[in-house]
RNA sequence: GAUGCUGUAGUUCAACGGAUAGAAUAGAAGUUUCCUAAACUUUUGAUGUAGGUUCGAUUCCUACCAGCAUCA
Numbered sequence: 001g002a003u004g005c006u007g008u009a010g011u012u013c014a015a016c017g018g019a020u021a022g023a024a025u026a027g028a029a030g031u032u033u034c035c036u037a038a039a040c041u042u043u044u045g046a047u048g049u050a051g052g053u054u055c056g057a058u059u060c061c062u063a064c065c066a067g068c069a070u071c072a
Base pairs, nucleotide, nucleotide: 001071002070003069004068005067006066007065010025011024012023013022018055027043028042029041030040031039048064049063050062051061052060
């Protein structure tokens, strides 16, 4: 340099163009307990960036950014 793949909560993963983007775990608060742990309840938090297509985009298209792989 070329090609391909990936990018979603702190972390691991869902969401086959349509609802308020969901779950586990982690964090915070509370109940319980002599205290801790466990259990239960509540709660915070995310679509890599910029455009395009569409009535509607996490999803499709383009460019860029980052990571990984292969080739040169």

Notes: The RNA shown here (transfer RNA) has 72 nucleotides and comes from a Flavobacteriales bacterium. Model confidence (mean pLDDT): 80 of 100. It matches the Rfam family "tRNA". Rfam describes the family as follows. Transfer RNA (tRNA) molecules are approximately 80 nucleotides in length.